This is a predicted structure of an 87-nucleotide RNA (Glycine riboswitch aptamer) from an Acidimicrobiia bacterium. The sequence was found by an Rfam model in a public genome assembly. The model forms 86% of the base pairs in the Rfam consensus. NCBI's taxonomy places the organism under Bacteria, Bacillati, Actinomycetota, Acidimicrobiia.
[in-house]
RNA sequence: AUACCCUGUGCGGGAGAGUCCCGGCCACCCGGGCGCCGAAGGAGCAAUCCCCCGGAACCUCUCAGGCACCAGGACCGCGUGGGGCAG
Numbered sequence: 001a002u003a004c005c006c007u008g009u010g011c012g013g014g015a016g017a018g019u020c021c022c023g024g025c026c027a028c029c030c031g032g033g034c035g036c037c038g039a040a041g042g043a044g045c046a047a048u049c050c051c052c053c054g055g056a057a058c059c060u061c062u063c064a065g066g067c068a069c070c071a072g073g074a075c076c077g078c079g080u081g082g083g084g085c086a087g
Base pairs, nucleotide, nucleotide: 004084005083006082007081008080009079010078011077012076013075018034020033021032022031023030024029035067036066037065041063042061043060044059049054
């Protein structure tokens, strides 16, 4: 210095599910009730490996979050900052 790995960040793409009922200045907001969604986060588990420990997910759960728009959004692409490191 580079391949590779981790992480932050900018831009673009990015699904699902009630703007159902009641009340309130009746509004996309607030409160309550019922129903639903999963791809923020969180939790749980297999095989392989392993003495034990450990052990993933867009699989499961739905605590949280979400169910018009906005926002958020796993993940993908491009750019960029930092860290680690084989050869």